A computed fold for a 328-nucleotide part of an RNA from Streptomyces filamentosus, annotated as small-subunit ribosomal RNA, central domain. The RNAcentral record of the full RNA draws on ENA and SILVA. The coordinates come from a structure-prediction model, not an experiment, and the mean pLDDT is 82. NCBI's taxonomy places the organism under Bacteria, Bacillati, Kitasatosporales, Streptomycetaceae, Streptomyces.

Context: one part of a larger RNA
RNA sequence: UUGGGCGUAAAGAGCUCGUAGGCGGCUUGUCACGUCGGGUGUGAAAGCCCGGGGCUUAACCCCGGGUCUGCAUCCGAUACGGGCAGGCUAGAGUGUGGUAGGGGAGAUCGGAAUUCCUGGUGUAGCGGUGAAAUGCGCAGAUAUCAGGAGGAACACCGGUGGCGAAGGCGGAUCUCUGGGCCAUUACUGACGCUGAGGAGCGAAAGCGUGGGGAGCGAACAGGAUUAGAUAGUUGGGAACUAGGUGUUGGCGACAUUCCACGUCGUCGGUGCCGCAGCUAACGCAUUAAGUUCCCCGCCUGGGGAGUACGGCCGCAAGGCUAAAACUC
Repeated sequence: UUGGGCGUAAAGAGCUCGUAGGCGGCUUGUCACGUCGGGUGUGAAAGCCCGGGGCUUAACCCCGGGUCUGCAUCCGAUACGGGCAGGCUAGAGUGUGGUAGGGGAGAUCGGAAUUCCUGGUGUAGCGGUGAAAUGCGCAGAUAUCAGGAGGAACACCGGUGGCGAAGGCGGAUCUCUGGGCCAUUACUGACGCUGAGGAGCGAAAGCGUGGGGAGCGAACAGGAUUAGAUAGUUGGGAACUAGGUGUUGGCGACAUUCCACGUCGUCGGUGCCGCAGCUAACGCAUUAAGUUCCCCGCCUGGGGAGUACGGCCGCAAGGCUAAAACUC
């Protein structure tokens, strides 16, 4: 390499956008590049295969045929792939009308609580734990009342509920802003999928400049007691393949005098159970790990090691790329 794989055995990039490339809907015409058929030339000899012959046989040698899977050129075929030209609407997108949402950014506002400050009441303890001690308190604490300051987080609602590509997002109002879903089929007419490089986003911790600092709290300091828990796990797109039952967002029909409730259907999301099938098993099962196709990433015994060296990036911390000796 062929082949085999990637939920848990090694293996899906943290996520998205997107360049090159790869792949790509229905239909008509045309070209004949791929593809297919035939002819001609060439494809040295030896070799190899088949048939025959010569050394007493064989090895060996000779003759004939084939092979030489190729290349060039000519003639022809046109289903499929491709180029060019035209058409279509089922993919994709746009418009119109609705709709849900902790999606993002900024500004402003709110109440509860903690801490601190000031004043009042009040007196000897408070606090903390398994039990204690360190600590705080007669210089008046803890408790309680009133006033003030400041920062951070938003109880209940709250829900295998919602939104977002992922990280993530939760008090309220306003402004700006992204995406989704449903209905309608009015418009465009394949405009699509994936995506090496590349770019952007990316929790926490950490770093830089400046600001802030209530609580909590690595390090650090003190007092105690003694076993032990570190963000683990399914790339994207399309089609097909039994059902049942919740929930969430739309729409339609029936029923209802109307509304609400209800019943049925349908589209999108999110859960549970379960058939076929798959799986080493566990389990997955229309949100597939089933049946197929397209594109990307990744794996190839354990340790050495995600390390060394080199390169690139970074203020540093470090990151990306990535071995070998040796050993089992």